Bacterial RNase P class A from an Oscillospiraceae bacterium, 349 nucleotides, folded computationally.
The model forms 92% of the base pairs in the Rfam consensus.
The gene name in the source record is rnpB.
The prediction has a mean pLDDT of 76.
Lineage of the source: Bacteria > Bacillati > Bacillota > Eubacteriales > Oscillospiraceae.
The RNAcentral record of the sequence draws on ENA.
[in-house]
RNA sequence: UGAGUAAGCCAGACGGUCGCGGGUACAAGCCGAAAGGCUGUGCACGAGGAAAGUCCGAGCAUCACAGGGCAGGGUGCCGGGUAACUCCCGGUGGAGGCGACUCUAAGGAAAGUGCAACAGAAAAAAACCGCCGCAUUCCAUGCGGUAAGGGUGAAAAGGUGAGGUAAGAGCUCACCGGCGGGCGGGAGAUCGCCCGGCCGUGUAAACCCCAUCCGAUGCAACACCGUACAGGGAGUCAAAACGGUUUGCCCGACCGUUUUCCGCAAAGGUGGCUGGAGCCGCGUUGAGAGGCGUGGCGUAGAUAGAUGACCGUCCAAUACAGAACUCGGCUUACAGACUUACUCAACCC
Numbered sequence: 001u002g003a004g005u006a007a008g009c010c011a012g013a014c015g016g017u018c019g020c021g022g023g024u025a026c027a028a029g030c031c032g033a034a035a036g037g038c039u040g041u042g043c044a045c046g047a048g049g050a051a052a053g054u055c056c057g058a059g060c061a062u063c064a065c066a067g068g069g070c071a072g073g074g075u076g077c078c079g080g081g082u083a084a085c086u087c088c089c090g091g092u093g094g095a096g097g098c099g100a101c102u103c104u105a106a107g108g109a110a111a112g113u114g115c116a117a118c119a120g121a122a123a124a125a126a127a128c129c130g131c132c133g134c135a136u137u138c139c140a141u142g143c144g145g146u147a148a149g150g151g152u153g154a155a156a157a158g159g160u161g162a163g164g165u166a167a168g169a170g171c172u173c174a175c176c177g178g179c180g181g182g183c184g185g186g187a188g189a190u191c192g193c194c195c196g197g198c199c200g201u202g203u204a205a206a207c208c209c210c211a212u213c214c215g216a217u218g219c220a221a222c223a224c225c226g227u228a229c230a231g232g233g234a235g236u237c238a239a240a241a242c243g244g245u246u247u248g249c250c251c252g253a254c255c256g257u258u259u260u261c262c263g264c265a266a267a268g269g270u271g272g273c274u275g276g277a278g279c280c281g282c283g284u285u286g287a288g289a290g291g292c293g294u295g296g297c298g299u300a301g302a303u304a305g306a307u308g309a310c311c312g313u314c315c316a317a318u319a320c321a322g323a324a325c326u327c328g329g330c331u332u333a334c335a336g337a338c339u340u341a342c343u344c345a346a347c348c349c
Stems, first nucleotide, its partner, number of pairs: 001345008010336001012314007020046002023043004028039004048320001052331002055329005060218004072214005077091005092106001093104004107209002112207002114203003128150002130146006158176006177199002179196007222271004232262003239259008278297008
């Protein structure tokens, strides 16, 4: 200098004017039957790294729930972290890269079932060609042996080599791979050494088996206040109003309804609502995720839904994108920059 790998960080800045949202202080009013709300001025505050997808795990709420099972769904190497997780950290095995490093749903395929297109004789325990032996003499044909060779295929009966044989074959041997056993290291996954020819495909993000975990619904949850209408229950005939009966009218009498209370309960209102497994330092502990201690901070909470517009300067002002109960993760989108560590190549000293 070039090419990379990993981790982190920013997400226009400053100033001015106007506007919007909730909060708070002050001030008087206003609206509403009530619950409660509204208006003015000042003050400070007001979207994200993903607020997104709603894919996991929790808190919280209501309903359900003795215990167990079925069904359904999730997870699946080992150890640790965490409130918990399918997340994170550290390791083991496997795959890729010269390397820094990256990826990995990684239990079981001799429990059973299915599938393996086309091609091929054959897709699980297989003779099409070939090789060898025999039958009659050669060709040919038939029977038998053979998985070394050819051919097909994504995949062909552990691989390579030697011995061996009629030809062959773990039939025998050496090395490699797998499986099983023993000994040793390790907390464990597993690794190392030795022994045994034990070697009967692949596929379980196919059914399935094994182990283990899981109640359902989501803040439009849910709790409270509360008016009208209709209907229900209780109380009371004391009073008032209205209606009815008492032959048409008046008085009187009687009956019913409303006014009372309880409960139900549209509309409307309040809470839930943001102080949290919180954020930022420092110390300490740990290899790390993280734990512990200590100090400081207070920073959206709407309910038709605020967070905006314009001007000036900085060369330019642009990406993905907008909170809706709250956290921890994962995944996806993203203009333009910046920082640190490391790797490889070439050149120079």